This is a predicted structure of a 135-nucleotide RNA (c-di-AMP riboswitch aptamer (ydaO/yuaA leader)) from a soil metagenome.
RNA sequence: CGCCUAAUCCCGGGCCGUGCUCGGGAGCGGGGGGCCCAAGUUGUUGGGGCGAGUUCCGCGGUAAUCCGCGGGAGGCGAAGGAGAAAACCUCUUCCGCUAGCCCGUCAGCUAACCCCGUAGGCCGACUACGAGAGG
Repeated sequence: CGCCUAAUCCCGGGCCGUGCUCGGGAGCGGGGGGCCCAAGUUGUUGGGGCGAGUUCCGCGGUAAUCCGCGGGAGGCGAAGGAGAAAACCUCUUCCGCUAGCCCGUCAGCUAACCCCGUAGGCCGACUACGAGAGG
RNA backbone atom coordinates (compact mmCIF):
# COMPACT_ATOMS: atom_id res chain seq x y z
C1' C A 1 0.00 0.00 0.00
C1' G A 2 -3.98 -3.61 -0.25
C1' C A 3 -7.90 -7.21 1.79
C1' C A 4 -12.02 -9.35 5.41
C1' U A 5 -15.12 -6.40 8.71
C1' A A 6 -19.86 -1.69 11.27
C1' A A 7 -15.05 -1.34 13.19
C1' U A 8 -13.16 4.95 10.29
C1' C A 9 -12.17 10.20 11.20
C1' C A 10 -11.76 14.63 14.52
C1' C A 11 -10.89 17.12 19.49
C1' G A 12 -8.97 17.15 24.66
C1' G A 13 -6.13 14.72 28.91
C1' G A 14 -2.49 10.97 30.51
C1' C A 15 1.55 7.53 29.32
C1' C A 16 5.82 8.67 26.61
C1' G A 17 5.39 6.89 21.12
C1' U A 18 4.71 2.86 14.03
C1' G A 19 1.31 3.79 19.34
C1' C A 20 -1.63 2.62 24.01
C1' U A 21 -5.32 4.44 27.40
C1' C A 22 -9.45 7.70 29.39
C1' G A 23 -13.31 11.18 27.95
C1' G A 24 -16.22 13.77 24.12
C1' G A 25 -18.05 14.30 18.98
C1' A A 26 -19.08 12.98 13.75
C1' G A 27 -19.80 8.89 10.58
C1' C A 28 -20.90 3.74 10.26
C1' G A 29 -23.17 -0.65 12.68
C1' G A 30 -26.41 -3.41 16.26
C1' G A 31 -30.32 -4.24 20.07
C1' G A 32 -34.67 -2.94 22.99
C1' G A 33 -39.26 -0.39 22.51
C1' G A 34 -46.65 1.65 21.06
C1' C A 35 -51.28 1.92 18.19
C1' C A 36 -52.16 -1.02 13.71
C1' C A 37 -50.84 -5.67 11.70
C1' A A 38 -49.15 -10.51 12.83
C1' A A 39 -49.17 -14.51 16.29
C1' G A 40 -52.28 -17.60 19.64
C1' U A 41 -48.04 -18.61 24.41
C1' U A 42 -48.10 -24.57 26.47
C1' G A 43 -40.53 -25.25 28.29
C1' U A 44 -37.09 -33.12 30.13
C1' U A 45 -36.53 -30.46 22.42
C1' G A 46 -36.98 -23.49 26.81
C1' G A 47 -36.55 -19.08 23.95
C1' G A 48 -33.63 -15.15 21.72
C1' G A 49 -29.31 -12.00 19.58
C1' C A 50 -24.50 -10.67 16.60
C1' G A 51 -22.42 -12.99 12.22
C1' A A 52 -22.04 -15.29 5.29
C1' G A 53 -21.20 -19.12 8.63
C1' U A 54 -27.17 -22.87 6.99
C1' U A 55 -29.06 -27.53 5.14
C1' C A 56 -29.27 -32.57 2.91
C1' C A 57 -27.09 -37.50 1.72
C1' G A 58 -23.48 -41.62 2.52
C1' C A 59 -19.79 -44.10 5.73
C1' G A 60 -17.48 -44.71 10.54
C1' G A 61 -17.09 -43.79 15.92
C1' U A 62 -20.46 -42.96 19.91
C1' A A 63 -24.71 -42.86 25.50
C1' A A 64 -26.10 -38.96 22.22
C1' U A 65 -29.61 -34.02 19.52
C1' C A 66 -22.30 -35.18 19.62
C1' C A 67 -17.59 -36.02 16.65
C1' G A 68 -14.72 -37.39 12.12
C1' C A 69 -14.35 -38.28 6.71
C1' G A 70 -16.50 -37.76 1.81
C1' G A 71 -20.21 -35.69 -1.56
C1' G A 72 -24.27 -32.09 -2.92
C1' A A 73 -27.52 -27.70 -2.40
C1' G A 74 -27.76 -22.74 -0.39
C1' G A 75 -24.94 -18.50 1.35
C1' C A 76 -20.23 -15.28 1.81
C1' G A 77 -15.38 -13.23 0.11
C1' A A 78 -10.75 -12.19 -3.26
C1' A A 79 -8.73 -11.95 -8.24
C1' G A 80 -9.48 -12.07 -13.72
C1' G A 81 -12.89 -11.42 -18.05
C1' A A 82 -17.51 -9.40 -20.33
C1' G A 83 -21.87 -5.69 -20.18
C1' A A 84 -22.82 -0.44 -18.68
C1' A A 85 -20.07 6.23 -18.52
C1' A A 86 -19.33 2.72 -14.00
C1' A A 87 -15.42 0.72 -7.24
C1' C A 88 -22.23 -0.52 -6.36
C1' C A 89 -25.03 -3.99 -10.06
C1' U A 90 -25.56 -8.46 -13.71
C1' C A 91 -23.21 -12.68 -16.01
C1' U A 92 -18.95 -15.73 -16.12
C1' U A 93 -13.87 -18.27 -14.92
C1' C A 94 -10.99 -19.81 -11.03
C1' C A 95 -9.45 -19.83 -5.79
C1' G A 96 -10.94 -19.73 -0.78
C1' C A 97 -14.70 -19.52 3.64
C1' U A 98 -19.21 -21.71 5.45
C1' A A 99 -16.59 -20.03 12.20
C1' G A 100 -16.96 -18.21 16.80
C1' C A 101 -19.43 -15.68 20.59
C1' C A 102 -23.39 -13.50 23.60
C1' C A 103 -28.30 -12.82 26.61
C1' G A 104 -30.18 -15.69 30.78
C1' U A 105 -36.43 -18.02 31.33
C1' C A 106 -37.05 -12.91 28.52
C1' A A 107 -37.75 -9.71 23.86
C1' G A 108 -42.72 -10.58 16.73
C1' C A 109 -43.23 -5.94 13.80
C1' U A 110 -42.80 -1.16 15.97
C1' A A 111 -43.26 5.96 15.74
C1' A A 112 -41.48 8.68 19.86
C1' C A 113 -37.85 7.23 23.14
C1' C A 114 -33.83 4.21 25.47
C1' C A 115 -29.26 1.27 25.29
C1' C A 116 -24.75 -0.76 23.06
C1' G A 117 -20.33 -1.47 19.53
C1' U A 118 -16.61 1.07 16.64
C1' A A 119 -12.59 -5.31 18.17
C1' G A 120 -9.57 -8.39 15.76
C1' G A 121 -7.19 -10.71 11.76
C1' C A 122 -4.67 -11.54 6.82
C1' C A 123 -1.68 -12.05 1.75
C1' G A 124 2.09 -9.99 -0.92
C1' A A 125 7.73 -10.40 3.62
C1' C A 126 13.85 -9.29 5.40
C1' U A 127 9.99 -6.62 1.84
C1' A A 128 6.75 -3.25 -1.41
C1' C A 129 6.67 0.53 -5.21
C1' G A 130 9.37 3.38 -8.86
C1' A A 131 13.60 4.30 -12.04
C1' G A 132 18.02 2.60 -14.61
C1' A A 133 21.47 -1.07 -16.60
C1' G A 134 22.34 -5.97 -18.38
C1' G A 135 20.65 -10.78 -20.27
Its mean pLDDT, the model's own confidence on a scale to 100, is 76. Its Rfam family is "c-di-AMP riboswitch aptamer (ydaO/yuaA leader)". Rfam links the family to the GO terms regulation of gene expression and cyclic-di-AMP binding. The RNAcentral record of the sequence draws on MGnify.